[in-house]
Context: one part of a larger RNA
RNA sequence: GUGUUGUUAAGGAACUCGGCAAAAUGACCCCGUAACUUAGGGAGAAGGGGAGCCACGAGAAGUGGUCACAGAGAAGAGGCUCAAGCAACUGUUUAGCAAAAACACAGGUCUCUGCGAAACCGAAAGGUGAAGUAUAGGGGCUGACACCUGCCCGGUGCUGGAAGGUUAAAAGGAGAGGUUCGGCGCAAGCCAAAGCUUUGAAUUCAAGCCCCAGUAAACGGCGGCCGUAACUAUAACGGUCCUAAGGUAGCGAAAUUCCUUGUCAGGUAAGUUCUGACCCGCACGAAAGGCGUAAUGAUUUGGGCGCUGUCUCGACAAUGUACUCG
Numbered sequence: 001g002u003g004u005u006g007u008u009a010a011g012g013a014a015c016u017c018g019g020c021a022a023a024a025u026g027a028c029c030c031c032g033u034a035a036c037u038u039a040g041g042g043a044g045a046a047g048g049g050g051a052g053c054c055a056c057g058a059g060a061a062g063u064g065g066u067c068a069c070a071g072a073g074a075a076g077a078g079g080c081u082c083a084a085g086c087a088a089c090u091g092u093u094u095a096g097c098a099a100a101a102a103c104a105c106a107g108g109u110c111u112c113u114g115c116g117a118a119a120c121c122g123a124a125a126g127g128u129g130a131a132g133u134a135u136a137g138g139g140g141c142u143g144a145c146a147c148c149u150g151c152c153c154g155g156u157g158c159u160g161g162a163a164g165g166u167u168a169a170a171a172g173g174a175g176a177g178g179u180u181c182g183g184c185g186c187a188a189g190c191c192a193a194a195g196c197u198u199u200g201a202a203u204u205c206a207a208g209c210c211c212c213a214g215u216a217a218a219c220g221g222c223g224g225c226c227g228u229a230a231c232u233a234u235a236a237c238g239g240u241c242c243u244a245a246g247g248u249a250g251c252g253a254a255a256u257u258c259c260u261u262g263u264c265a266g267g268u269a270a271g272u273u274c275u276g277a278c279c280c281g282c283a284c285g286a287a288a289g290g291c292g293u294a295a296u297g298a299u300u301u302g303g304g305c306g307c308u309g310u311c312u313c314g315a316c317a318a319u320g321u322a323c324u325c326g
Stems, first nucleotide, its partner, number of pairs: 001321008010312002014310001019307001028050004036041001038144001052066005067071001079305007086297002091103002107142007119128003145292001147290002150222003155219002157215005164210003170204002175199005182191003223241005250284001251281001262278005
């Protein structure tokens, strides 16, 4: 110098990103216990009190006495509270930097599947599903519960439809070319049957696509400009353009707000955080759910009480180690 442990005047979070760490609380018995609530909880809420030994006494009651600094005599053994976000909950997870608001979940909903089921593994046989049978099984989304879940089917997807258009292989074989028996011609050559061969029109015909409908708890989407009221401001109102339809309820500077430390109020002597409002939502919004919500949480955020060497600001002690000497 440094590690670990302990003590510390006065103050008590002034420390710090942040009470990180430490301190404090602590078992048992009695009293007492709020908001809220899904009536179970919340709750060990909070907050108080008690305690050894001896005598009397029926007595674990009670009263009296008595010792110590200290009677749950050592060790082990909740700090509490107010408000907000997120997730209902118990669970699960990145073996080795993340335990969470992520995953799961019961519940909700859509969709497929009639059994040799759908789906999946496997060239196949076969197997899982299931020794199950739609109150079953698979897949997607959402995620307890309460109140709810608006408008758009134009695009994409899916489902259904079959009149018309388009359309494959295949079938079909009108016709055309090549070759040459033969015919004609003085010749060059011309015509050209059958066969062989190269091609080939019409016509027939599936699904699909075009087309016509349905469908958003399918993928998704949910406007602009101008004017107007007897102060001003604002615009219930009117006009116009575009669209498939122009964002409803609820919430809102939010885990979402750039401008922004928005503005007002609260809390503080002082508050970029926090809480309550406002709404001008850059760029919330209804099962990629919306908004509430008791309980729960090694969750995130802000405030308070208690407590303290976190700090003002250090100091001391014990015990290791480095170091010096031997």

About this RNA
This is a predicted structure of a 326-nucleotide part of an RNA (large-subunit ribosomal RNA, domain IV) from a metagenome. Its Rfam family is "Bacterial large subunit ribosomal RNA".